Predicted 3D model of a 352-nucleotide RNA (Bacterial RNase P class A) from a Spongiibacteraceae bacterium. The coordinates come from a structure-prediction model, not an experiment, and the mean pLDDT is 77. The sequence is in RNAcentral, with records from ENA. The model forms 95% of the base pairs in the Rfam consensus.

Parts: sequence; C1' cells; structure tokens
RNA sequence: CGAGUCGGCCGGGCAACCGCCGCCCGUUUUUGCGGGGGGAGGAAAGUCCGGGCUCCACAGGGCAGAGUGCCAGGUAACCCCUGGGAGGCGCGAGCCUACGGAAAGUGCCACAGAAAAUAUACCGCCUACGUCCGCGCAAGCGGGCCGGUAAGGGUGAAAUGGUGCGGUAAGAGCGCACCGCGCGGCUGGCAACAGGCGUGGCAGGGCAAACCCCACUCGGAGCAAGGCCAAAUAGGAACCCGUCGCUGCGGCCCGCAGUGGGUUCGGGUAGGCUGCUUGAGACCUGUGGUGACGCAGGUCCUAGAUGAAUGGUUGCCCAAGACAGAACCCGGCUUACAGGCCGACUCACCUA
Repeated sequence: CGAGUCGGCCGGGCAACCGCCGCCCGUUUUUGCGGGGGGAGGAAAGUCCGGGCUCCACAGGGCAGAGUGCCAGGUAACCCCUGGGAGGCGCGAGCCUACGGAAAGUGCCACAGAAAAUAUACCGCCUACGUCCGCGCAAGCGGGCCGGUAAGGGUGAAAUGGUGCGGUAAGAGCGCACCGCGCGGCUGGCAACAGGCGUGGCAGGGCAAACCCCACUCGGAGCAAGGCCAAAUAGGAACCCGUCGCUGCGGCCCGCAGUGGGUUCGGGUAGGCUGCUUGAGACCUGUGGUGACGCAGGUCCUAGAUGAAUGGUUGCCCAAGACAGAACCCGGCUUACAGGCCGACUCACCUA
C1' cells in the first nucleotide's frame, strides 16, 4: 500500500420561536396562571422462541399432539449464548453444520442403466471342469452348449470397501501389506471424542427437514389478561302500599294469575379509575472464571399515551443525514439499515 476476517461503537450538531404528552413546585375554592424538569430504537419491526405477571383448569399415571436432538457449562428460561469435539469450506485470519437411530418395521430413490437392493450381467474377459461338432495319426487346434467372472468398459447423484502385490483358465478379501470398517481391552479427557494395541477378511447403497423408533421437555388463554367504581333505559329479586279498576279462568261468587306505585338489593352496558412502569434495571469499580456469566461495593432513576404526545418554522455548520415510531415488561433470534469511527488479526506485494 492493496485485498480480506472478526469484534465493538455512532448513526446529524448548535441556537431561536411556536406547539403536544406526563411529572414536580408556587399561587388559586376550582377553572386557570407562572416556573422548573423529562419525553422512542439499535432494531421500538417480524411476533419466531423463552420467561415474568394475570385469570382459568389441575390427585396420580397413561395415550394422543407439539417441540428439541454431538458433549460440557451459563441462565429465571430457551429453538438462546459460551467453550470443546466431529465433519465440511478457505493459502490464512476465520466461517458453516436439526450433528441420535438406516440389522425394529413401512415407504421412496426421476432419467439413464443389466441391475437402485431377498439383487443382477448389456458390452467385455475366460472356457480349467462337463458335453457335442469339425479338422488332425496323435498331442492338440477351432467352434457350440452348459457355465465361470465382476478385474475393464458403459449408465447414473449414488453400483455392494480402496491402492498395490501375489494368485488364477479368467477373476474375486481368494491370500498378503497399508488405508478404511466392525469388535474387545488399554491410555488421555467430566464428557463428546482422540491415540495406540489386539482381533475379525469385512456385513446389510442413500434418504429419518419421509412415516417411524429412542431419549428429554411441554396445561390453556392472554394487558382487549385481570381488578375497582358505576349513569340512563330495559329486564330480575325481596319487601311495602293499593287491592279501586281492567283482562283471563267461556254465567255468578270466592280465589288465583297478569296489569299499578314506592323502597332496597344484585348482575351489568356506556363511561371512569387501575394494572402502568423500580426492573432477572442501567452505569462505574473490584473480584472469580478461557468464556458465556457470577459475586461484592458505590452511584443513578431514564417515556407511560388511551383518538393515543415526542412535532413544526427559521438560521448557521458539516462528511448533507439510512432503516424506521414505544402501547404490560424482560432475555434472545431473525429481518431492514445511507454513511462513518475504533480495535485485534490474516494474506499478497514493495521498502528498510
């Protein structure tokens, strides 16, 4: 100097004026007036996970359903995070991975290909053994049948361990060496796993983000949760008054029911209040830990609306301002994001 990797941070600034939503103080009976102070984000987003909180349900167990899936740790919890292992990618810094089981069972594997899984043989190679034919005196040679083989070719994303040597008629774990794989000890590690030793010629291709099996976890609904106060109208319950009239019980009487007025009560609508922001809280320091994170001390209070505020105008400056707006709260994940800053590291080239 160029190209990259990882982590962290900022994401217009200043001033004036006019507004909006809470809070505090003074004054005022109240309305109001004056003053002070606060007022979106790293994602407030998607609502995808996990929890707090609230109400409902619940003896215990099982089935169904959903989710998770290498190991250890962190955490209130997690489909999160940290560290490690294994596999893959990259020269490297580093990055990615639903990473349990395919001999429990079922299913699927397009096209091509002989065959896509109880195997099988298109081209090819061989014809030792058996048998037939031809030639030959014979040894033998050539051909057919019955066969052998899976080395080589060909198909495919994938073809029944790989390479080499021996072996053979040709071949083949048929034998051997190394690699791979299975099994059993040993060593290291909490473990995943790694290393090495012995042993077995070595078995059954892939897909479980197909059903499924195994292990573990999981009650439901959500702040429009939930709680409190409570008008008018209509309806309800109890008691009292009137039982005069009217209607029904088919004529009459008694009686019963309905119809009237008043008081009280309960449910509940509109409406209002609450839940509501002090919290797994933020920052600083120390300390334990590789780390996620924990512990101790100190300091601070930092939006709370409910037709729903956080805006507008002007001026100056600069690198000319991206994505985007709280609605009960918190921890994550994912997605969007103009531009800029800082730190650690890698590779290539040049110079000393």